[in-house]
RNA sequence: AGGGACAUAGUUCAGUGGUAGAAUGGCGGUCUCCAAAACCGUAGACGGGGGUUCGAGUCCCUCUGUCCCUG
Numbered sequence: 001a002g003g004g005a006c007a008u009a010g011u012u013c014a015g016u017g018g019u020a021g022a023a024u025g026g027c028g029g030u031c032u033c034c035a036a037a038a039c040c041g042u043a044g045a046c047g048g049g050g051g052u053u054c055g056a057g058u059c060c061c062u063c064u065g066u067c068c069c070u071g
Stems, first nucleotide, its partner, number of pairs: 001070007010024004018054001026042005047063005
């Protein structure tokens, strides 16, 4: 320099244009002599900008970051 992949909750990952989910972690509660475990409840996220569309986490462009390949 060229090509490609990825970016969603604190963490690890789903989500094929129509209500953003799970596990784990956090907080509160039930249980217990206490704690753990278990169970119930609760808060928490789409990397930035622009475009397409009635509607974008999803499609397109660009930027940023990480990783891989070629040289």
Molecule: transfer RNA
Organism: Bacteroidales bacterium